[in-house]
Predicted 3D model of a 180-nucleotide RNA (Lysine riboswitch aptamer) from Lentilactobacillus rapi DSM 19907 = JCM 15042.
RNA sequence: UAAAUCAUUAGAGGUUGCGACCAACAUCAGUAACCAGUGGAGUUCCUACUUGGACUUUGAAGCUGGCAAAAGGGGCGGUUGCCGAAGCACCAAGGGAGGUAGCCUUUGGCGCGCUGGGACUUAGCUUAAGAGGCUUUGGACUGUCGCCAUGGUACGCCGUGGCGGGGCGCUAACGACAAU
Numbered sequence: 001u002a003a004a005u006c007a008u009u010a011g012a013g014g015u016u017g018c019g020a021c022c023a024a025c026a027u028c029a030g031u032a033a034c035c036a037g038u039g040g041a042g043u044u045c046c047u048a049c050u051u052g053g054a055c056u057u058u059g060a061a062g063c064u065g066g067c068a069a070a071a072g073g074g075g076c077g078g079u080u081g082c083c084g085a086a087g088c089a090c091c092a093a094g095g096g097a098g099g100u101a102g103c104c105u106u107u108g109g110c111g112c113g114c115u116g117g118g119a120c121u122u123a124g125c126u127u128a129a130g131a132g133g134c135u136u137u138g139g140a141c142u143g144u145c146g147c148c149a150u151g152g153u154a155c156g157c158c159g160u161g162g163c164g165g166g167g168c169g170c171u172a173a174c175g176a177c178a179a180u
Stems, first nucleotide, its partner, number of pairs: 005176002008173004014083001017082006025074001034066005042055004046102006086115003090109007116142002120138001123135004144165009
């Protein structure tokens, strides 16, 4: 003087980067509930089967009229924490009356099983809803690094084009390895 490797800290992606919370708004919905009339035997506890409950002739469902919501879900705005942010998958447990099967949902775990990012698009699932979300198909875009070509250069790099990689990435600083 010094590569590679490793650790720590800080940082950058952005047509809405990601999550959580809050407010108003639309949707839910002229639906449920309630009231009146009519009606005259069913209704309900997530779905199917089954068991067991609850309501109901002191009037079930349905229909007509009146009055008329809320939760969950959503986009927008704000606040806040962040940049594997986070999401999905997988595993386990709880809840939705008991059992079997399914479905939905919540919580926790795992952290290398997958995804760099958002938008558009294809198909499927979810949902009251093609609102939104998740997975998936496709081609672009964008960020980053590497290689090649090319132009410029103050020789540090910078621009353009092509190809490729994956966040286990990239950039910067300090340190360890190195009393070598």
The prediction has a mean pLDDT of 76. Its Rfam family is "Lysine riboswitch aptamer". Rfam describes the family as follows. Riboswitches are metabolite binding domains within certain messenger RNAs that serve as precision sensors for their corresponding targets.